A computed fold for a 72-nucleotide RNA from Candidatus Paceibacter sp., annotated as transfer RNA.
It matches the Rfam family "tRNA".
It was read from a public genome assembly.
Taxonomically the source falls in Candidatus Paceibacter (Bacteria, Bacillati, Minisyncoccia, Minisyncoccales).

RNA sequence: CGGAGUGUAGCGCAGCGGUAGCGCGCCUGCUUUGGGAGCAGGAAGUCGUGGGUUCGAUCCCCACCACUCCGA
Numbered sequence: 001c002g003g004a005g006u007g008u009a010g011c012g013c014a015g016c017g018g019u020a021g022c023g024c025g026c027c028u029g030c031u032u033u034g035g036g037a038g039c040a041g042g043a044a045g046u047c048g049u050g051g052g053u054u055c056g057a058u059c060c061c062c063a064c065c066a067c068u069c070c071g072a
Base pairs, nucleotide, nucleotide: 001071002070003069004068005067006066007065010024011023012022013021018055026042027041028040029039030038048064049063050062051061052060
């Protein structure tokens, strides 16, 4: 320098055009002498950044940023 992939909650990952979810973790309550486990409820997201297309974008297009891989 060229090509490909990944980027979504604290962590790991789904979601492939129509109000963003799961597991673990976190908070509160119940249970327990207490802890753990269990049960119930809850908080936490400008979906990497900026544009474009569209009635509508996490999703499609472009550029950029970060990381990984391949090639030179």